RNA sequence: AUAGUUUUAUAAGCGCCUGAACUAUUUCAAUGGACGGAAAAAUUGAAGUAGUUGACGAGGAGGAGGUUCAUCGAUUCAUCGGCGGAUGCCUCCCGGUUGAGAUCACAACUGUUAAGUUGUCAGUGAAAACGUAGAGGCGACUCUAUGCACAACCACUGAUGACAUGAUCAU
Numbered sequence: 001a002u003a004g005u006u007u008u009a010u011a012a013g014c015g016c017c018u019g020a021a022c023u024a025u026u027u028c029a030a031u032g033g034a035c036g037g038a039a040a041a042a043u044u045g046a047a048g049u050a051g052u053u054g055a056c057g058a059g060g061a062g063g064a065g066g067u068u069c070a071u072c073g074a075u076u077c078a079u080c081g082g083c084g085g086a087u088g089c090c091u092c093c094c095g096g097u098u099g100a101g102a103u104c105a106c107a108a109c110u111g112u113u114a115a116g117u118u119g120u121c122a123g124u125g126a127a128a129a130c131g132u133a134g135a136g137g138c139g140a141c142u143c144u145a146u147g148c149a150c151a152a153c154c155a156c157u158g159a160u161g162a163c164a165u166g167a168u169c170a171u
Base pairs, nucleotide, nucleotide: 014084015083016082017081019080020053021052022051023050024049025048026047027046028045029044030043031042056073057072058071062093063092064091065090066089067088094111095110096109097108098107099106101169102168103167104166105165116163117162118161119160120159121158122157123156124155125154130147131146132145133144134143135142136141
């Protein structure tokens, strides 16, 4: 140095990189080249070695089990491709809201932020990219600070309609 084992810490556009693209370097070949010959710079291709890139925010966690292409938009669109994970989704359990008061069932939606479902109207809402100034690297690129704007049938706020079970008791 590599591999294995153990322990600790850390994340969710999160982690990793063998395809791919790009960079450097080495070798080989071709083109080119002052024409007696050879050689150099340069260009292209192939192979090897070592590196770089590979998700910008918004939103999202009751418990157990299962499952995989797990929401929304922005971008000079490789943010391609692959592996793993994941707050998604399904079933059940336990809760919550509504069904003009209470109780028991039932139904719909939902998760402690638990605002019943749904239509219409209005309002509000980002970061990167980009610019500037620095640092590191031969380079591809990486990091820090700062400035500016713009989203979404995604979320929130307000207004206004429609729909919303049965029994018993009470008013």
Predicted 3D model of a 171-nucleotide RNA (glmS glucosamine-6-phosphate activated ribozyme aptamer) from Halalkalibacillus sediminis. The organism belongs to Halalkalibacillus, within Bacteria. The coordinates come from a structure-prediction model, not an experiment, and the mean pLDDT is 77.